This is a predicted structure of a 1533-nucleotide RNA (small-subunit ribosomal RNA) from a Gemmatimonadaceae bacterium. Rfam family: Bacterial small subunit ribosomal RNA. Model confidence (mean pLDDT): 82 of 100.

């Protein structure tokens, strides 16, 4: 600066994330379809199914200027009509899309191998004769259709003959060309071959030439070029070619005769399936994909099937023959049709119009022309089927009207929408006008004239349309989809895993933006959605443009054809690929593009591009390629010198060591397990020694050592043999590299044949184990494991890594060589070749990882992949004895199956570590009674809640009424409470007394008279009754919630900011080494920092000290008592309650990294958190509570709400936790005596003392509002006794009887406590199991809460007496860190797996059983064309008066072919099919527990053989095996 105008993505696999992969969506298009809707126009465009049958009409006639006759008109001239005969057309138009995979069709060239009527130009011509034969006439048959005899008749009909420029044909020359066979030009002879007339008499029309051109139209030939199947791989006999003939318009096996035996195929023949092909038409950023409807080209059909005649042209849609199969008509003898032309009909089907006008136009046939005919065609009718234009109103208008939806009740919102106010008239309707144009060509008339030109009026189906114009008049005109996420658009309400949505994901189980309905909203719009089918996105078959270690995918491994690919070097020839340019072509239409024209548009015209092609074709370029011959040595091979090794093969040998056998010695057990048994053994075993038999397989060396293409090779030596490596650099001279197909090799198991058989060992026995145990253990044990020979041909045949080559950073081990260097040498250093590990840069990779032995950079070839299952399975084919193996679908089904890696969680993984987690210890619980919770039963009711730890002496720290919520009965309805409004009573509230009644309650009398201002009206305040808002629900939802608890856990945890590192989840940090009660500290560290947790800091207890001193204290001082802090005083103690010291690992010491810190000691009251409390981190358990409260929703409203009264909550065949008391005597019961606390509580209280009573208690009553008084006795202990002496008791107290006591409106259901009597079970508690580590366990009384009392043996608290034991961390359970596996994430109470039993879907096999296909054999053959033969017939030419004869044809018959048809065996397809096989799917079915962890036997993989089932087991592989030891290598120091 020119050119190019083009390319979006999402959702779905998980707790998360990257990666693979599929699946879905969003666009765009349709000859549609349905579903709600529906106003006009214009342009288009409508059987995609049944090429299925078809009724009716129309769709090819025409010409009277070929000919003759017939009717009709007319006097006539003349006209009209229409059969025949004759021309021409009927081969076109116009429909279909059956066949067809073809030279069909596209695209390009050939024909020197052809044909062409009409039409243009051109030359040459049209003499002169003949026989007949429709119609017509007469007869006849006949139902129709149609036919038959007999006469006579024309012609541009038919036949001869004359003429022949050109031509044809033949024969003898000459000359030019060319692609082969050929072509053209040219001379001479010869031979055969024409014609038609008509009129209206013109410049009229036709005719003839085996004559030429040209246009146009047709035929054949070729080159490429466009489907699907290898589960079709071999096909072929007129086949392949020759030679001759025939045939045809023409080349040719087209066809026949002979002769040759070829022809085509992996570059895909044959066969099967499917399809008309193309321009084009949708899609796509293109590159490609799907399609071939309307329009245009070329093909094929015309009821199936065969024929062929006629013609320029058919092998013929609306001709003809036959054969079939339908239909019709019939007088039963026979006869007629072919809508895939336009309409239409019926049938299918989801679905596709009018039995319409016209021939005005365009185009077509025929005529000489008027004409005629044209369902071609131009019009118009029908469908919102499609584009593509317009309208259904425009402007103002806020009380933001009413209604409607929502509402937190304040108010949003429909909504300027609407009412109302101005305006306008497209459209529609109604009057009125009304086209331009398409129609000018032919005639005719004029005028002229080259066949020509000019002019003028005539001529329109659409159609009185279009379109103009008038009047009225907002007046007649809007829906449909959708609104969880993709995707634009949110609330109410029904609904309640129901009804239902659903394109993926997926919603709906009482709060559904997803189900249905309304509001309100988005989109589009006379249309809007759905379905359905093609591209797209899908780079999701990838030429542009993927990929194959582990996601799907590398062939087990070699050699090798074919094929594809190929080293250096310079010349010669060519220019095959490749690149540049011309010209032809690539129809029109379509498409792009600038322009016009319908008012725009859509749609039409007419210009410029484009048609990317390829062909064929000129011309030029020569770098690469390719071809031809030529040279080189670097690629590859050869020779030659080492040289290493379980490479291979076949014969031989050796020793150990099992087992057997003899035989000695011995005596009782051996063996084997987890621990047994079963086997063995007194008939003598096992051990032991000796001896001999036999098979297998080789210990140490032995090694990420070695060799081999892979399988795989391992004692020693021989024989034979193969690759490999180092060195040399003499030799060939690109001989390379790969490998479709092919052909060899291939562990183990298996198979045949025939050997061998120690040991081991599928199968089998038994004996364990276990619910079972067809396994795991163990005891035997046969196939096989060895051998020869044949077969098999798979495997985690793996590096899950195909073969070559070249390039790209290093280190280190380790095997085989050369070189060097240094050394007496072993060693050791430097290089350098070939193989072999490891670790690491760049790069790669999704990620692990690879990383000169690439998974890197590049090039060559090969193989393979395309979602999961179903299935490596069926069928089919090839192999195999067989087992089987190679090849390899598909219906159905699913929204995913996968990879890597991340963060938990698990694990009967692993390492550290802690906890009364075990173990050491002491007491309990499970056994009894007896108290209490709870289940589960009962009941009218047993109210209701809590359920594993972490419901069950829990909510309840108080159920006899009340409480209370339960059940019966019995009242009340604005309510038992709360605000407010209306109005009405009374005057207050409120007290009393009847009457019924269980009582509430419902009825009735009566007392009783409030405050303010004060205009005597009224306010207020409380009260009643009525009415309306409302009240009230311990009624549901703890799975809507607050708020509160509980629990892991006082557990060391649990996060954040910034950096960093990873594509990310997400890691670091927080890991590591140390330490601690701690993530407490210290040290390291890509981390540095920081919060919430840990501690600290609060309470309380222990020690001191300092204040203060009454009710507490009382040593000294005094006073006083029988006695006492009694009393004066005291402030010392003790105590009280208020400050304050004290402890921090501070000191000393040793460990320890110089560190945290740890051990031990010193003082001290206390020592390493000093004991105790109070505090509960992120979270987790949808964990508890809707009955403590609160609260959303939902429900009741003379009841689910509120009163009373009895009842229940206390029932009882049973089970279970929680306690309580006991079972008794190292002590314990009973009695009697005696000592010591604390911490609380107390006025409707606590109650001294004193009396009474056996006792509960009564009675009386000082005190004390409490450091003053009282509950208050503390028990256990001490002392002392004792009629107790091991037993159901003086144990031990439960039941049951009586008598009482107190509380209380009441102890019947249902109180406690008393005394009397009565005395049960129980003798220390199975399996299991709790609590506890110091003032703690055990034990022992006190005391408060709640409350009239009390079912407390509970619970919360106090203090007294007071212990044993922790070796340790193996085990169990619980947590915390790291780490590893994982197929779990609802997270191990997890995930899974196969049988088996139900339903239900596809499908494999099957006696058979039905249907169409195609091909061969053979019978049998119609029309029909050819041959053949024609004794039957025959007007035309020929001879002949004539009869007749010849020639000629024709019928008939014969023969080839041949349709359709038969008969018979087989191919293959394809539906059915009793019965089966085995898959898939389904919310809860059975039996197991295989697999994920070491998944509890490690799994898997290939093979066998077993078993209800998953599998289990022998063998050989394999790590995709946890875990722990060792080796060996690596990284560091």
């Nucleotide at each position: 600066u020119u050119c190019u105008u083009g390319g979006a993505g999402a959702g779905u696999u998980u707790g998360a994330u990257c990666c693979u992969g599929g699946c879905u969506c969003a666009g765009g298009a349709c000859g549609a379809a349905c579903g709600c809707u529906g106003g006009c126009g214009g342009c288009g465009u409508g059987c995609u199914u049944a090429a299925c049958a078809c009724a009716u009409g129309c769709a090819a006639g025409u010409c009277a200027a070929g000919g003759g006759g017939g009717c009709c008109c007319g006097c006539a001239a003349g006209g009209g009509c229409a059969a025949c005969c004759g021309g021409c057309g009927a081969a076109c138009g116009g429909g279909u899309g059956c066949g067809u995979a073809a030279c069909a069709c596209g695209u390009g060239a050939g024909c020197a191998a052809c044909c062409u009527g009409c039409c243009c130009u051109u030359g040459a011509g049209c003499g002169g004769g003949g026989a007949a034969u429709a119609g017509c006439c007469g007869g006849c048959c006949c139902a129709a259709c149609g036919g038959c005899c007999g006469g006579g008749u024309a012609a541009u009909a038919c036949c001869g003959c004359a003429u022949a420029c050109g031509g044809u044909c033949u024969u003898c020359g000459g000359g030019u060309g060319g692609c082969a066979u050929c072509a053209c030009c040219u001379g001479g002879g010869g031979a055969a071959g024409a014609a038609a007339c008509g009129c209206u008499u013109g410049a009229c029309g036709g005719c003839u030439c085996a004559a030429a051109u040209g246009a146009g139209g047709g035929g054949c030939u070729c080159g490429c070029g466009g489907c699907c199947u290898a589960u079709c791989a071999g096909c072929u006999a007129g086949u392949u070619g020759g030679u001759g003939a025939g045939g045809u318009a023409a080349c040719g096996g087209c066809u026949c005769a002979c002769c040759a035996a070829g022809g085509c195929g992996a570059c895909g023949a044959c066969g099967g399936g499917u399809a008309g092909c193309u321009g084009g038409u949708c899609u796509g950023a293109g590159a490609g994909g799907a399609u071939g409807a309307u329009c245009a080209g070329c093909c094929a059909c015309a009821c199936u099937g065969g024929g062929a005649c006629u013609g320029a042209g058919a092998c013929a849609c609306g001709g003809c023959c036959c054969a079939g199969a339908c239909u019709c008509c019939u007088a039963c003898g026979g006869g007629a049709g072919g809508c895939a032309g336009c309409a239409g009909u019926g049938g299918g089907g989801a679905a596709u119009c009018u039995u319409g006008c016209g021939c005005a136009a365009u185009g077509g046939g025929c005529g000489a022309a008027a004409g005629c005919c044209u369902g071609a065609c131009g019009c118009a009718g029908c469908g919102a089927c499609g584009c593509c234009g317009c309208g259904u109103g425009g402007g103002g208008g806020a009380u933001g009207a009413a209604g409607g939806c929502c509402u937190u009740c304040g108010g949003g919102u429909u909504g300027u929408a609407a009412a109302c106010c101005c305006c306008u008239u497209u459209u529609g309707c109604u009057c009125g006008g009304g086209a331009a144009g398409g129609a000018a060509c032919g005639a005719c008339u004029c005028c002229u004239a080259u066949u020509c030109g000019c002019a003028g009026g005539a001529u329109g189906a659409c159609g009185g349309u279009a379109c103009c114009u008038c009047c009225a008049g907002a007046g007649g005109a809007a829906g449909c989809a959708c609104c969880g996420g993709c995707u634009a658009a949110c609330u109410c309400u029904g609904u309640g895993c129901c009804a239902g949505c659903a394109g993926c994901c997926g919603c709906g189980g009482u709060a559904a933006u997803a189900c249905g309905g309304a509001g309100g909203g988005u989109g589009c719009g006379a249309g809007c959605g759905u379905u359905g089918u093609c591209c797209g996105g899908a780079a999701u078959c990838a030429c542009u443009g993927g990929g194959c270690g582990u996601a799907a995918a590398g062939g087990g491994c070699g050699c090798g054809u074919a094929g594809g690919c190929g080293g250096c070097u310079g010349g010669u020839a060519u220019g095959c690929g490749u690149c540049g340019g011309g010209g032809g072509u690539g129809a029109a239409a379509u498409c792009c593009u600038g322009g016009g024209g319908c008012u725009c548009a859509a749609c039409c015209c007419g210009g410029a591009g484009u048609c990317u092609g390829c062909c064929a074709u000129c011309c030029g370029a020569a770098a690469c390629u390719g071809c031809c011959g030529g040279g080189c040595u670097g690629g590859a091979g050869c020779a030659c010198u080492g040289u290493a090794g379980a490479g291979g093969c076949a014969g031989g040998u050796g020793g150990a060591a099992u087992u057997c056998c003899c035989g000695g010695u011995g005596u009782a057990g051996c063996g084997g397990u987890g621990a047994a048994a079963u086997g063995c053994g007194u008939a003598g075993a096992g051990a032991u020694c000796g001896g001999g038999a036999g098979g297998a397989a080789c210990a140490c060396c032995a090694g990420u050592g070695g060799c081999g293409a892979a399988g795989g090779c391992g004692g020693c030596g021989c024989u034979c043999u193969g690759g490999g490596c180092c060195g040399u650099a003499a030799c060939u001279g690109a001989c390379g590299c790969u490998g479709a197909g092919g052909c060899g090799c291939g562990a183990a198991a298996g198979c045949g044949u025939g050997g061998g058989g120690a040991g081991c060992a599928a199968a089998c026995a038994g004996g364990a184990u276990u619910a079972g145990a067809u396994a795991c253990c163990c005891u035997g044990g046969u196939a096989g494991u060895c051998c020869a020979c044949g077969c098999c041909g798979u495997a985690a045949a793996c590096g899950a890594u195909g073969g070559g080559c070249a390039c790209u950073a290093g280190g280190u081990g380790c095997u085989g060589g050369g070189g060097g260097g240094a050394g007496c040498g072993a060693c050791c250093c430097c290089u350098u070749c070939a193989g072999u590990g490891c670790c690491g840069c760049a790069g790669c990779u999704a990620a692990c990882g690879c990383a000169u032995u690439a998974a890197g950079u590049g090039c060559c070839c090969c193989g393979c992949c395309u979602g999961g299952g179903g299935a490596g399975u069926a069928c089919g084919g090839c192999c195999g004895c067989a087992a089987g193996g190679c090849u390899a679908a598909a219906a159905c089904u699913c929204a995913a199956a996968g990879g890597a890696a991340u963060u938990g969680a698990c694990g009967g993984g692993g390492g550290c570590c802690c906890g009364c987690a075990c173990a050491a210890g002491c007491g309990g619980u499970g056994g009894a009674g007896c108290a209490u919770g709870u289940g589960g039963u009962u009941u009218a009711a047993u109210u209701c809640g809590a359920c594993g730890c972490a419901a069950c002496g829990c909510g309840a720290a108080g159920a006899a009424c009340c409480u209370u919520a339960c059940c019966u009965g019995g009242g009340c309805u604005u309510g038992a409470c709360a605000u407010g409004c209306a109005g009405g009573g009374g005057a207050a509230a409120g007290c009393u007394c009847g009457u019924g009644g269980a009582a509430a309650c419902a009825u009735g009398a009566g007392c009783g008279c409030c405050u303010c201002c004060u205009u005597c009206g009224g306010a207020g305040c409380g009260c009643u009754g009525u009415g309306c808002a409302c009240a009230g629900g311990u009624g549901c939802u703890g799975c809507a919630u607050g708020g509160c608890u509980g629990u892991c856990g006082u557990c060391a945890g649990c996060u954040c900011g910034u950096g960093u590192c990873g594509u990310g989840a997400g890691a670091u940090g927080u890991u590591g080494g140390g330490u601690u009660a701690a993530g407490u500290c210290c040290c390291g560290c890509a981390a540095c920092g920081a919060g919430c947790g840990c501690a600290a800091c609060c309470c309380u207890u222990g020690u001191c000290c300092c204040u203060a001193g009454u009710u507490a204290c009382c040593a000294g001082c005094g006073c006083g008592u029988a006695a006492u802090g009694g009393c004066g005083g005291g402030g010392a103690c003790u105590c009280u309650a208020g400050g304050g010291a004290g402890a921090c690992u501070g000191c000393c010491g040793g460990u320890g990294u110089c560190a945290a810190a740890c051990c031990g000691g010193a003082g001290g009251a206390a020592g390493g958190u000093g004991g105790g409390g109070a505090u509960g981190a992120c979270g987790u358990c949808a964990a508890g509570u809707c009955a403590u409260c609160a609260u959303g929703g939902c429900c009741c409203u003379u009841a689910c709400g509120u009163c009373c009264a009895g009842g229940g909550c206390u029932a009882c065949a049973c089970a279970c936790g929680u306690g309580c008391u006991a079972c008794a005597a190292u002590g314990g019961g009973c009695c009697g005596g005696u000592a010591c606390a604390g911490a609380g509580g107390g006025u409707c209280g606590c109650c001294a003392a004193c009396u009474c009573g056996c006792g509960a208690g009564a009675g009386u009553g000082a005190g004390c509002c409490a450091a003053u008084c009282c509950c208050c006795a503390a028990a256990a202990g001490c002392c002392g006794g004792u009629c107790c002496u091991c037993a159901g008791u003086u144990c031990g107290g439960a039941u049951u009887g009586u008598a009482g006591u107190c509380u209380g409106c009441a102890a019947c259901u249902c109180g406690a406590c008393u005394g009397c009597a009565u005395g049960a079970a129980g003798c220390u508690g199975g399996a299991a199991u709790c609590g506890c580590u110091a003032g703690u366990a055990a034990u022992c009384g006190c005391g408060g809460a709640u409350c009239a009392g009390c079912u407390a043996c509970g619970c919360c608290g106090c203090g007294g007496u007071g212990a044993a034991u922790a070796c340790g961390u193996u085990c169990c359970u619980g947590a915390g860190c790291c780490u590893u596996g994982u197929a779990c994430a609802c997270a191990c109470c997890g995930c899974c797996c196969g049988u088996c039993a139900c339903g239900c879907c596809a499908u494999g096999g099957a006696a058979g059983c039905u249907g169409g296909g195609g091909g061969g054999a053979c019978c049998u053959g119609a029309a029909g064309u050819c041959g053949g033969u024609g004794g039957g017939c025959u007007a035309a030419c020929c001879c002949g008066c004539a009869a007749g004869a010849g020639g000629g044809g024709c019928a008939g018959c014969c023969g080839c072919c041949a349709a359709a048809g038969g008969u018979g065996a087989g191919c293959g397809c394809a539906g059915u099919g009793a019965c089966u096989g085995g898959g898939g799917c389904g919310a809860a079915g059975u039996c197991g527990u295989a697999a994920c962890a070491a998944g509890g036997u490690a799994g898997c993989c290939g093979u066998a053989g077993g078993g209800g089932a998953a599998c289990c087991u022998g063998c050989g592989g394999c790590u995709g095996g946890a875990u722990c030891a060792c080796c060996u290598c690596c990284u560091u120091u």